Predicted 3D model of a 486-nucleotide part of an RNA (small-subunit ribosomal RNA, 5' domain) from an uncultured bacterium. It matches the Rfam family "Bacterial small subunit ribosomal RNA". Its family is annotated with structural constituent of ribosome and ribosome in the Gene Ontology.
Context: one part of a larger RNA
């Protein structure tokens, strides 16, 4: 001097900040990632038109909620359990990928099969799911064509693509494919830093190398055959323990100590252990499959789920909030756009948990009232303190007006901030301490008792040290304890 604090006593207002340190314990509920009709086909509702068999059939718009199909879902949010490590931090390296942006070159040409939705019938309690039949696309699979790409010494050989919307047209425009620079991202190696134990001393067999195949976007024992026997280690290898690291934060003159909460950045992890699939990225928190532990459903065949997302429960805890309001702003995804979605954000509600700021009245006033306390009974002290008279009106109350954040529209916050009037000292002081460290004194009551206490110590009958009162010193919407670090 500090604190993400807690407990006690007390409590008026505002601004700005912070709020589960503990069980990475289990969680009812409701939300937290959707979006596009200008990619396609259909259904269903509505409204108009046309033909008529008068209730269908074509058509046109428009809404709806599936389907397929794209893009996002790998961001943003949470946690800190692992992890002593190339994870982090800093300097470097070269053997890589990169959606969507930007530059710039070229290119979009010609076919086919098919699957969902749909109908039609099966199964199952339910999750779901079989089997016939159609159908469309920017879905899918060939062909052609290849400037540059790939492979290759070289001949040469391989490899794309998809339209859709506006428009009488002409054209616009959004797209899609190759390919090259580029931005941002992003993998990989490495040198140096980065706790404690030696009562942990030897470790280590794909282990150390090297050839050759495999593999991966990419160097490499990464991985396999074969060979070689290395390799690390008191400069502490192995093991154990304990810990997410960093900017910075706290404290100090400083050097260092401690510490890594909220905010930024890197890493990890999403009930628990493993897998991979899809993609431009993921071994994926609210995706997929195995196993397991819980829960929950169940017609016992079998199914379903994952708050360390915001909220909020239950439980541990000394303890840590609201099942709130908007997408108005900042930023994301989709969309040509209008828009929709964003518990990300903005905000408001709860907490004196912290900073910071502001009141709780000002001037005057001595018969030094009255009361209380002490007295040596004169008198001293509370004390200009109150009482009175003279004034203001912050904050609060009431009324009234009202932003800025928003650029043309759009404001959750919000009738908020802030300004204006009106009334009337009105609504607002506590806590700790007074033996000496250490600012601050008496009296009573107690009698090693009752208590007190950081440390020294106090109390056994004159206690400034307990207890209560008046006095008084500090601090102040606080003040103490206690914890913890320097």
């Nucleotide at each position: 001097a500090a604190c993400g604090a807690a407990c006690g006593c007390u409590g008026g207002c505002g601004g700005c900040a912070c709020g589960c340190u503990u069980a990475a314990c289990a969680c009812a509920u409701g939300c937290a990632a959707g979006u596009c009709g200008a990619a396609c086909g259909a259904a269903u509702u509505a409204u108009g038109g046309a033909g008529c068999u008068u209730g269908c059939u074509c058509u046109a718009u428009a809404a709806u909620g599936a389907g397929u199909g794209g893009c996002g879902c790998a961001c943003g949010g949470g946690u800190g359990a692992g992890u002593a490590a190339c994870a982090c931090g800093u300097g470097g390296a070269a053997a890589c990928c990169u959606g969507u942006c930007u530059a710039u070159c070229g290119g979009u040409g010609g076919u086919g099969g098919a699957c969902a939705a749909c109908u039609c019938u099966g199964g199952g309690a339910a999750a779901c799911u079989g089997g016939a039949g159609c159908u469309a696309a920017u879905a899918c699979a060939g062909c052609a064509u290849a400037a540059g790409c790939u492979c290759g010494a070289a001949a040469g050989a391989g490899g794309a693509a998809a339209g859709g919307c506006c428009g009488a047209g002409a054209g616009g425009u959004c797209g899609u494919c190759g390919a090259u620079a580029g931005g941002g991202g992003g993998g990989u190696c490495u040198g140096c830093g980065u706790c404690u134990g030696a009562u942990u001393a030897g470790g280590u067999a794909g282990u150390u190398g090297g050839u050759g195949g495999g593999g991966u976007a990419a160097a490499g024992g990464c991985u396999c055959a074969c060979c070689a026997a290395g390799c690390c280690g008191a400069u502490g290898a192995u093991c154990a323990g304990u810990a997410g690291c960093u900017g910075g934060u706290c404290u100090g003159a400083g050097a260092g100590g401690a510490u890594g909460g909220u905010c930024a950045g890197c890493c990890a992890c999403a009930c628990u252990g493993g897998a991979a699939c899809u993609g431009a990225g993921a071994u994926a928190c609210g995706g997929u499959c195995c196993a397991g532990a819980c829960u929950c459903c169940u017609a016992c065949g079998g199914g379903a789920g994952g708050c360390a997302g915001c909220a909020g429960u239950g439980g541990g805890g000394a303890a840590u909030a609201u099942u709130g309001g908007a997408c108005a702003a900042u930023g994301g995804g989709g969309g040509a756009a209008a828009c929709c979605c964003u518990g990300a954000u903005c905000c408001a509600g709860c907490g004196a948990u912290g900073c910071c700021g502001c009141g709780u009245g000002a001037g005057u006033g001595a018969u030094g009232a009255a009361g209380g306390c002490c007295u040596u009974a004169g008198g001293g002290u509370u004390g200009u303190a109150a009482a009175g008279c003279u004034c203001u009106u912050u904050u609060g109350a009431c009324a009234g007006g009202g932003a800025a954040g928003a650029u043309a529209a759009u404001g959750a916050c919000g009738g908020u901030a802030c300004c204006u009037g009106u009334a009337g000292a009105a609504u607002a002081a506590g806590c700790a301490c007074c033996g000496g460290c250490u600012a601050a004194c008496u009296c009573u009551g107690u009698g090693c008792c009752a208590g007190c206490a950081g440390c020294c110590g106090c109390g056994g009958u004159a206690a400034u040290a307990c207890a209560g009162a008046g006095g008084g010193u500090g601090c102040a919407a606080g003040c103490g304890u206690u914890g913890u670090u320097c």